This is a predicted structure of a 74-nucleotide RNA (transfer RNA) from a Solirubrobacterales bacterium. RNAcentral holds the sequence, with entries from ENA and MGnify.
RNA sequence: CGGGGUGUAGCUCAGCCUGGCAGAGCAUUCGGUUUGGGGCCGAAAGGCCGGCGGUUCAAAUCCGCCCACCCCGA
Numbered sequence: 001c002g003g004g005g006u007g008u009a010g011c012u013c014a015g016c017c018u019g020g021c022a023g024a025g026c027a028u029u030c031g032g033u034u035u036g037g038g039g040c041c042g043a044a045a046g047g048c049c050g051g052c053g054g055u056u057c058a059a060a061u062c063c064g065c066c067c068a069c070c071c072c073g074a
Stems, first nucleotide, its partner, number of pairs: 001073007010026004020057001028044006050066005
């Protein structure tokens, strides 16, 4: 320098192809169960979807550029 992959909740990841209310598990908090804890059950909180633009009635999703990390090549 070129090519490819990844970036979404505290953590691990779905959702993207085919645009239409942002989700799951674990963890956290509260409640129930228990003498108490663990386990189990129920509920809640937690996200400007890596950044900036573009297209669109509407973008995590499509397009462009950039950033970080990983892999391959030179």

The prediction has a mean pLDDT of 84. Its Rfam family is "tRNA". Rfam classes the family as a transfer RNA. NCBI's taxonomy places the organism under Bacteria, Bacillati, Actinomycetota, Thermoleophilia, Solirubrobacterales.